A computed fold for a 1433-nucleotide RNA from an uncultured bacterium, annotated as small-subunit ribosomal RNA. Its mean pLDDT, the model's own confidence on a scale to 100, is 84. Rfam family: Bacterial small subunit ribosomal RNA. Rfam links the family to the GO terms structural constituent of ribosome and ribosome. The RNAcentral record of the sequence draws on ENA.
């Protein structure tokens, strides 16, 4: 000092979180020592037992004990001091309590100083004694008696009082000397009182309080000022600079956090205050209205004999109880300090120690050195090895703490030491007694294997975990701290996330809807005074501890203990005169005010006009008219719509007109009048700062809407009808009330916006426009005021603002502080309601947001392209088989493909096999392979069992090129699996798509993500190419190189060919020969917009141009960027993990994969005469062939069979090519069309045709008569049609697939829609990219809240009854010598009690939104023109 988290990435905005520090802490695991701290924060709950304030006999009788006694002691009682201090505790208090600074109308026991005094007397009373009552606590009568106890008289230097004459008031003794003591008095000090100025929490959803209230007079009252009391009089005091009411609080030094400001806290230590079971009360006293006094009243607990009576831990232990949680019923007066005494001493739970607790802070320690065989063991491995790790064992060393033994302080100034044999100091033993927590995904330091399998479970935030988790659990290793670690809670900080330093408000939260204007804030210039702010200096004050500096004492630190700094304030004074203030004199640049002229929908009221609409009458006039995407409702033969004419009415004012004009906002629009408000140029003439903002306050404020009364032409909320729709309470059509409009009055709100408060100043221009003024050169220029656009610095997250600022700056005033909850609830004001203003919190998410960015999308847009559509052709769906596929089914119907990319697909060939499936027998190291050693025998044959596999018996007893080959037992390393994941992979495929696109490198431009390049204007079939262009180039793709194919040329001619020459046959390239030609199959050439006209800057285009076999890519085919769909394949292969191992693996027989109600898909026959049959006949190309093609011939009708030439192939052969072509027939029907089915007899292959093959031959002759909705292919040698070949293959279910040839079309106007794609553009709330995203209600659970009959407490304020004690007041009663005192009785008041009001808490049937929660309904409102643009009110 950041950091994590919103996003596919980015910048901001904003929250949430985390890292530090502290704590009176507590919990959860461990736990050696020893210092110095600290230890009920909760129930101001209740308290047993014990202590915690007593002394004085030198104050005084008496009583006891001691002694002969004299005396001495001791102690209940009078009497004095003290007990108002010290110790707890913070409940109450928002206050002159505190704090700090002052002030005086006072007081002040003991204690210091100083003066002056201490004189006569009197009466009494406990204590004793004797009696009385009572359980008891205690009381009570008689009587006796002293005092420093009481009372009176006297005296008065000071004092008090006073009308200033005069008056009035004090005492005590004790002792033997000397002292103490007492009483007045001034003075000081300590303490106190009381009284002012500042300063001291939140709430205004608390806005008004207050009758002794505020003042005066007089009287009382106090120590002492004072409404502190009374009586009178006067009507005033507080209050937006927050009364008063509520809530919560003891307050400060200070702690604690921070770079500081702050902010939060008031434990321990210190001051101050305030209380003592609640509430009131006074007494006594120097001092209380008193913690361990008293009196009364509540509660409450004890003890009673029931009559009455005690009692008060918030001292110190300690007890219950409440809690997460907080200690000994310890020892001492040794020390420091307190009471009391003349002292000795006595008393102190104050205080000193000691215990307990790791509660904190601070310091030691668990050893410290050599030590690789880098041991063992544990983990991990690629098995090679790495680590644990010098780490341990071993050797050698030390002994602080801790254990034993010995000594022994200081705290003590003469004595006297709880703590204590304490601190310390010496010696001996032995490595011996002494280590753990918490974490290892990122933030954050530290990684691995194994378990687990969206389970368990982790999370502080983000977020981990659905079979390969560095996030859960375990190990191993690792990091961080360490007698402590981690959770939890709580405060500050990071948080500039309340911003005073230090922040915003166009669009992320925020400028009030506007204007006037009251306080208040601010305030132009120049003198002069003043000194309030200000600034210096000076004094006093800010306790003390604590921070902070230097030192010093405990070994050291913590701790303490000396000194100094500071305590940033508060007063008081002195002194300065820039600014700010304050008075005074001035001025004139800011406001105003007068004159003259200017524009304008400013604003009210009157009065007038035209066109339209629509209604009425009236007239032509006939069947439709309306209205819509198409319709329908509705109007019309009772005459509408059309049209003419007149005639009502009621709103609103076309053209002008505009990026205009005016107004404070809303807002205003025909014309004329009247009234009237502001502006804005020009003159300077006047006022002399009159100014500028504005909390409260007041005015004025679109639509809607409310009241009243009136109006109603159109348009039109609700309605009502017709459509549309799966519904349609809608969008569209027809009607159609309120309302829209006058007049009065109300509401007072809008997305009321420039999403941009108001003035004032300063800050490059450039183009328009509206009103003015001025200059001259008559076409400009200047300037002042207003509206607009572009742009510079500058700002700004960007978009963008940019003299009309969002810029720099300064004054004021409103607003905001994460998203929903919520602009809601409650509560108060306004309103007639509607409903507006003002405004929380409770729960709950980690987001929500803004401006760019690239995508993808859009029932957005421009341009373009594809047999996409259109223009054709032939299909498919309909039928009958065939074939795959789902579905059922089954013991198995084996898997797997299954939108487009699956579905005659893996499978280019399932009777067994093959086969993975099902069932029945079998076998275990196995059926097949490798490796090394071993045996030679195995192999084979042959009976027999058995479905076979195999088992049993028997015969046999090898070849060799010397390496081996085969085989066989037993064992080992090892096999085996078509089991599982294709969402762990390789690797090959499918589609976008042969689509024109994807990218990089420097530069540039933006904070950035990106963007330029690759966009533009043009051309292609192309990101091809050409020009422009902050870009320059370059890459993978496209072209092209490659192959067939079409034309020449040349070369080479066997198995091809045969023109010409020879020969021969019934005939035939049969031969001899030949290379002309076909052909084969090497090498070349050819085409490139080369030429030519046109257009074009160029790429290119265009020509029925030339040439050319071909023309603008000649025609085919391979070849498929970067990618994309977790696409398809674990059963082609490979291959991680996983799981089987007498079984998921192997062997065998059978079955089954061919099953069928049915639902699709691909095909193939066909429904006929453009045709079927029948005969006769012509023309191919490519490919196959020795386990084979098979020619001819013979035999059958035929499949085929029997015989067999030739051929390892330009040689023999499969081979007939078919559609054609020519005749002949058949005549339009379920047929001489179709051929499915089914009977029967055959044929082939093969171990073997039941299940389940092709094929032929006869019979047999279904359906079908051109196919609904919907829908596929094709642009030329293409469709369409004819037929031929091949893999595969013993054979075949082949109508599939791959290939070859034959005949050989038709249409393309164009690109509106449809589909699918490029490129630029927009718009997006979408990024799993529209299969997107998201809204409500309903239905379930859950949670917290709001109203709510009621109902349960709380505190007050009022009334009015009652009234303890005490105090104060009166007394005709009793008593006393007196002074008084009881006793009656008035007032006042704690508390009761009874009324009923507002406040507040809690509980609540019901009830009202709200909020959360994988996989519920119903619809799509929003996000693209989101399918009706969308929002606000």
């Nucleotide at each position: 000092a950041g950091a994590g988290u919103u996003u596919g990435a980015u910048c901001a905005u904003g929250g949430c979180u985390c890292a530090g520090a502290a704590c009176g802490u507590a919990c959860g695991c461990u736990g050696g020592c020893g210092g110095c701290a600290c230890g009920c924060c909760u129930a101001a709950c209740a308290c047993a037992u014990g202590c915690a304030a007593g002394u004085c006999g030198a104050a005084c009788g008496a009583a006891g004990u001691a002694g002969c006694a004299a005396u001495a002691c001791u102690u209940a009682g009078u009497g004095g001091c003290a007990g108002a201090c010290g110790g707890g505790u913070g409940a109450g208090u928002a206050a002159c309590a505190u704090g700090u600074g002052g002030g005086u109308a006072u007081c002040u026991a003991c204690c210091c100083u100083u003066u002056g005094g201490c004189c006569u007397g009197g009466a009494a009373u406990a204590a004793c004694a004797c009696g009385g009552g009572g359980a008891a606590a205690c009381u009570u009568g008689u009587g006796c008696u002293a005092a420093u106890a009481c009372c009176a008289a006297a005296u008065a230097a000071g004092c008090c009082c006073u009308u200033a004459c005069g008056g009035g008031g004090a005492a005590a003794g004790u002792u033997u000397u000397a002292a103490u003591g007492c009483c007045g008095a001034a003075a000081g000090a300590u303490g106190a009182g009381c009284c002012c100025g500042c300063a001291c929490u939140u709430g205004a959803u608390u806005a008004g309080c207050u009758a002794g209230u505020u003042g005066g007079u007089a009287a009382g009252g106090u120590a002492a000022a004072a409404g502190c009391u009374u009586a009178c009089c006067a009507a005033g005091g507080c209050a937006a600079c927050g009364a008063u009411c509520a809530a919560u609080a003891g307050c400060u030094g200070u702690u604690c956090u921070u770079a500081g400001a702050g902010g939060a806290a008031g434990a321990c230590c210190a001051g101050c205050c305030a209380c003592a079971u609640u509430g009131g009360g006074a007494c006594u006293g120097a001092g209380a209205c008193a913690c361990g006094g008293c009196c009364c009243a509540g509660a409450c607990u004890c003890c009673u004999a029931c009559g009455g009576g005690a009692g008060g831990c918030a001292g110190c232990a300690g007890u219950g109880g409440g809690g997460a949680a907080u200690c000994u019923u310890g020892c001492a007066c040794a020390a420091u300090g307190g009471g009391g005494g003349a002292a000795a001493c006595c008393c102190u739970g104050a205080u000193g120690c000691a215990g307990c607790g790791a509660u904190g802070c601070c310091g030691c320690g668990u050893g410290a050195g050599u030590g690789a065989a880098g041991a063992a063991g544990g983990c991990c491995u690629u098995u090679g090895g790495g680590u644990u790790g010098u780490a341990a064992a071993a050797c050698u060393c030390u002994u602080u703490c801790g254990u034993c033994g010995g000594g022994g302080a200081a705290g003590a100034a003469a004595a006297u030491g709880a703590c204590u044999g304490u601190a310390c100091c010496c010696g001996a033993a032995u490595a011996a007694g002494a280590a753990g927590g918490u974490c290892c995904g990122g933030c954050u330091a530290a990684c691995u294997u194994c378990g687990u399998g969206c389970c368990a479970g982790c999370a502080g935030c983000c977020g981990c975990g659905g079979u390969a988790a560095u996030a859960c659990g375990a190990a191993g290793g690792g990091a961080c701290c360490u007698a402590g670690c981690g959770u939890a809670g709580u405060u500050c900080g990071g948080a500039a996330u309340u911003a005073c330093u230090g922040g915003g408000c166009u669009u992320a939260a925020a400028g009030a809807g506007u204007u006037c204007g009251u306080a208040g804030g601010u305030g132009g210039u120049u003198g002069a005074a003043a000194a309030a702010g200000u600034u210096g200096g000076u004094g006093g004050u800010g306790a003390a501890a604590u921070c902070c500096c230097a030192g010093a004492g405990c070994u050291u630190a913590a701790c303490u203990c000396u000194g100094g700094a500071a305590c940033u304030g508060c007063c008081a004074u002195c002194a300065a005169a820039a600014c700010u203030u304050u008075u005074u004199a001035g001025c004139u640049a800011g406001a105003g005010u007068a004159u003259g002229a200017u524009a304008g929908a400013g604003g009210a009221a009157a009065g007038c006009a035209g066109a339209a609409u629509u209604u009425c009458u009236a007239g032509u006039g006939u069947a439709g008219a309306g209205g819509u995407g198409a319709a329908a409702u509705u109007c019309g033969u009772a005459g509408a719509u059309a049209u003419u004419a007149g005639a009502a009415a009621g709103a609103a004012u076309a053209c002008c007109a505009a990026u205009u004009g005016c107004g404070a906002a809303g807002g205003c629009a025909g014309c004329u009048u009247u009234c009237u408000g502001g502006a804005u140029c020009a003159u300077u003439a006047c006022u002399g700062a009159c100014a500028c903002u504005g909390a409260g306050g007041a005015a004025c404020g679109a639509a809607a809407g409310c009241a009243u009364g009136g109006g109603u032409a159109g348009c039109g909320a609700a309605g009502a009808g017709g459509a549309u729709u799966a519904g349609a309470u809608a969008c569209c059509c027809u009607c159609g009330u309120a309302g829209u409009c006058c007049a009065u009055g109300c509401c007072g709100u809008a997305a009321a916006c420039g999403a941009u408060g108001u003035g004032u100043g300063u800050u490059a221009g450039a183009c328009g426009u509206u009103g003015g003024a001025a200059a001259u050169u008559u076409a400009u220029u200047u300037u002042c005021a207003g509206u607009g656009u572009c742009g510079c610095a500058g700002c700004g997250a960007a978009a963008g603002c940019a003299a009309u600022a969002a810029a720099c700056a300064c004054a004021c005033c409103g607003c905001c502080u994460g998203g929903g909850g919520a602009g809601u609830a409650c509560g108060a004001c306004c309103g007639c309601a509607a409903g507006g203003u003002u405004a929380a919190a409770a729960c709950u998410c980690a987001a929500a947001u803004g401006a760019a960015u690239u995508g993808a999308c859009g029932g957005g847009g421009a341009c373009c392209c594809g047999c996409a559509c259109a223009a054709g052709c032939a299909g498919u769906g309909g039928a009958g088989c065939a074939u795959g596929u789902g579905g059922u089914u089954u013991a198995a119907u084996u898997c797997g493909a299954u939108a487009a990319u699956a579905c005659g697909c893996g499978a280019g060939g399932a009777a067994c096999c093959u086969u993975a499936c099902c069932u029945a027998g079998g076998c275990u190291a196995g059926a097949a392979u490798g490796c090394g050693a071993g045996u030679g025998a195995c192999a084979u044959c042959c009976a027999g069992a058995g479905a076979g596999a195999u088992c049993u018996g028997g015969a046999g007893u090898u070849c060799u090129u010397c390496g081996g080959a085969c085989a066989c037992a037993a064992a080992g390393c090892a096999a085996g699996g078509u089991g599982c994941u294709g969402c762990a992979u390789g690797g090959u495929u499918g589609u976008c798509g042969u689509c024109a696109g994807c990218u990089c490198g420097u530069g540039c431009c933006g904070u950035g993500a990106g963007g330029u390049g690759u966009u533009g204007g043009g051309u292609u079939a192309a990101g091809u190419c050409c020009c422009g262009c902050a870009a320059c180039g370059a890459g993978c793709g496209c072209a092209a190189c490659c192959c067939c194919u079409g034309u020449u040329u040349u070369u080479a001619g066997u198995u091809g060919c045969c023109a010409g020459c020879a020969a021969g046959u019934a005939a035939u390239g049969u031969u001899g020969g030949g290379g002309a030609c076909u052909c084969u199959a090497g090498a070349a050439a050819g085409a490139c917009u080369g030429c030519c006209u046109g257009c074009g800057u160029a790429a290119g285009c265009a020509g029925a141009g030339a040439g050319g076999a071909a023309g603008g890519a000649g025609g085919g085919g391979a070849c498929g960027a970067c990618g994309u769909c977790a696409a398809a394949u674990c059963a082609g292969c490979a291959u991680g993990g996983c799981c089987c191992u007498u079984a998921u693996g192997c062997c065998u027989a059978g079955g089954g994969c061919u099953a069928c109600a049915c639902a699709c898909g691909u095909g193939c026959u066909a429904c006929a005469a453009u045709g079927g049959c029948g005969u006769a006949u012509a023309c191919a190309a490519a490919g196959g062939g020795u386990a084979g093609c098979g020619a001819a011939c013979c035999a059958g009708u035929g499949a085929u069979g029997g015989u067999a030439a030739g051929c390892c192939a330009a040689u023999c052969u499969c081979u007939a090519a078919a559609a054609g072509u020519a005749c002949g027939u058949c005549u339009c029907a379920g047929u001489u069309c179709g051929g499915a089915u089914u009977g029967a007899a055959g044929u082939c292959u093969g171990c073997a045709a039941c299940u389940c093959g092709a094929c032929u031959u006869c019979a047999u002759g279904a359906a079908g008569c051109u196919g609904g909705a919907a829908u596929c292919g094709c642009u030329a040698g293409u469709a369409a049609u004819c037929g031929u070949g091949u893999a595969u293959c013993a054979g075949c279910a082949a109508u599939g697939a791959c290939a070859c040839g034959g005949u050989g079309a038709a249409u393309a106007c164009g690109u509106u829609c449809c589909c699918g794609g490029a490129c630029c553009u927009u718009g997006u709330a979408c990024a799993c990219a529209c299969c997107g995203c998201c809204c409500g209600u309903c239905a379930a659970g859950c949670c917290a809240u709001g109203g709510a009959a009621g109902u349960u407490g709380g505190a007050u304020a009022u009334a009015c009854c009652u009234g303890a004690a005490g105090a104060u007041g009166g007394u005709u009663g009793c008593u006393g010598u007196a002074a008084g005192g009881c006793g009656c009785u008035g007032u006042u008041u704690a508390g009761g009690g009874u009324a009923g009001a507002g406040c507040u808490a809690g509980c609540a049937a019901c009830u009202g939104g709200g909020g959360c929660u994988a996989a519920g309904u119903c619809a799509u409102a929003a996000c693209a023109a989101g399918g009706u643009a969308g929002c606000c009110g």